[in-house]
């Protein structure tokens, strides 16, 4: 770092240090000195894989280990098409990301 699968509209934060950033990137639109990024401690949330338990042919707990998460739908939105009042607005797929597990 590329490729494959899968999910993505639920869920879940205080503190301390830190001092302006920061939501991926663009265009929006937001957070933000009532303190940003980051790091730490300390708590959750989730159940992707592994493990362990029960069930017994398709599912199901448990939260133990390795991961991830803990502002706003993956914040929205960009391409492509259906539907519309043809301005918008909705819905689909899609592209890009983003977690997991696997290969190369």
């Nucleotide at each position: 770092u590329u490729c494959u699968u899968a999910u993505c509209a639920a869920g879940a934060g205080a503190a301390g240090u830190g001092g302006a950033g920061g939501g991926a990137a663009a265009g929006g639109c937001c957070c933000u000195a009532u303190g940003a990024a980051a790091c730490u401690u300390c708590g959750g949330c989730a159940a992707c894989a592994g493990g362990u338990u029960a069930c017994a042919u398709g599912a199901a707990a448990c939260g133990c280990u390795g991961u991830g998460c803990c502002a706003a739908a993956u914040c929205c939105u960009g391409c492509a098409g259906g539907c519309u009042a043809c301005a918008u607005g909705u819905c689909u797929g899609g592209a890009a990301g983003a977690u997991a597990a696997g290969a190369a």

Record summary
A computed fold for a 104-nucleotide RNA from Lentibacillus populi, annotated as SAM riboswitch aptamer (S box leader). The prediction has a mean pLDDT of 83. The RNAcentral record of the sequence draws on Rfam.